SAM riboswitch aptamer (S box leader) from an Acidimicrobiaceae bacterium, 87 nucleotides, folded computationally.
The model forms 92% of the base pairs in the Rfam consensus.
Model confidence (mean pLDDT): 85 of 100.

RNA sequence: ACUUCAUCCAGAUGGGGCGAGAGACCUGUUUCGCUGACCCCCAGCCAACCGACCGACUCGCACGGUGGCAAUGCCAGGCGAUGAGGG
Numbered sequence: 001a002c003u004u005c006a007u008c009c010a011g012a013u014g015g016g017g018c019g020a021g022a023g024a025c026c027u028g029u030u031u032c033g034c035u036g037a038c039c040c041c042c043a044g045c046c047a048a049c050c051g052a053c054c055g056a057c058u059c060g061c062a063c064g065g066u067g068g069c070a071a072u073g074c075c076a077g078g079c080g081a082u083g084a085g086g087g
Base pairs, nucleotide, nucleotide: 002086003085004084005083006082007081008080013043014042015041016040017039021032022031023030025078026077027076028075044069045068046067049065050064051063054060055059073079
């Protein structure tokens, strides 16, 4: 490469930098954006998949490894993302 299982209508923002596009990709819609989006940095926060401690007995905790913080993965189709394993 490939593959198995689980999750994807809950939850969670401030500051600084940049300067025109962005919401993974394709098609179609639609939304966000010079009242500064997207992205990057700092801090904070949310969640609880894996590991640890402790207490409970299948739940809590939130130290570590990840993930996330507009809108149901924006929506529809194709499809994809994240975590823990196998290989």